The RNA shown here (c-di-GMP-I riboswitch aptamer) has 78 nucleotides and comes from a Myxococcales bacterium.
Taxonomically the source falls in Myxococcales (Bacteria, Pseudomonadati, Myxococcota, Myxococcia).
The sequence was found by an Rfam model in a public genome assembly.
The coordinates come from a structure-prediction model, not an experiment, and the mean pLDDT is 76.
[in-house]
RNA sequence: UUUCAAAUUAGGCAAAUCCGCCGAGCGAAGGCGGAGACGCAAAACCCACAGGCCUGCGGGCCAGCGGGGGUUGCCUGA
Numbered sequence: 001u002u003u004c005a006a007a008u009u010a011g012g013c014a015a016a017u018c019c020g021c022c023g024a025g026c027g028a029a030g031g032c033g034g035a036g037a038c039g040c041a042a043a044a045c046c047c048a049c050a051g052g053c054c055u056g057c058g059g060g061c062c063a064g065c066g067g068g069g070g071u072u073g074c075c076u077g078a
Stems, first nucleotide, its partner, number of pairs: 003078003012040002017035006038064001044071004049067001051065001052061003
C1' cells in the first nucleotide's frame, strides 16, 4: 500500500411520529428545517444508468427498495 475480517472505539448518518415550510393555481410522488432515535460498515458523501413511484402527459420524484458507477472511512487482526 492492497484485499479480507471484525467493530461502535474516532468522525458520521438517521426510520416511524409530531410541528412548520416547500413542491402543479388547487397540489401528487416527494423534498427541506426543528424535535426524535427504528436502525446503518457503507444506510457516510456524490451520480437517476436500467428496474421502481407520481402525473394534469408538459414533466416531476426516489440513493434508508434492491442492482450499477465514483469518492471517503479511526483502532485492531490476517